[in-house]
RNA sequence: CAGAGUAGAAGUCACGCGUAAAGUGCCAAUGGACGGGAAGUUGCCAUUGGACGAAGAGUGGAGAUUAUACGGAGUAUGGUCGGAAACUCGCGGUGUGCCUUCGCAUCCGCUG
Numbered sequence: 001c002a003g004a005g006u007a008g009a010a011g012u013c014a015c016g017c018g019u020a021a022a023g024u025g026c027c028a029a030u031g032g033a034c035g036g037g038a039a040g041u042u043g044c045c046a047u048u049g050g051a052c053g054a055a056g057a058g059u060g061g062a063g064a065u066u067a068u069a070c071g072g073a074g075u076a077u078g079g080u081c082g083g084a085a086a087c088u089c090g091c092g093g094u095g096u097g098c099c100u101u102c103g104c105a106u107c108c109g110c111u112g
C1' cells in the first nucleotide's frame, strides 16, 4: 500500500402464514447480539405497553326444512333456507431458507 472477513439491506425463486386479521410499519421502556479482539456510534433483534390500519373474489357444494310419488326402512324429483370442507386466482410495505449484489468507522490483529 492492497485484500479478506459481521450484524444487516435490496432483488429473484421456493415453501409457508394471514385475509373470520395476525404479521409488517410507527411511538415508549427494558434487554441482547453485531467483521478475529477491545471499546463505540448507527442500524438490527427480542419482550412489554400504546396508537393506527387493510382486498378480496371464484369454483364447489356439506347441512336443514318442505311438497309430491312410491313406500317397511327409506329412495327419487322439485322448491326454500343456508352456505361447511376442499381447491384456484389475488391481496399483505407478510414468515423462513438458498442464491446474487451492496456492506460499518477508531485502535490492535490476519493475508500478500
Stems, first nucleotide, its partner, number of pairs: 001112003008102004013097004017092003026050007036108003056089004063081008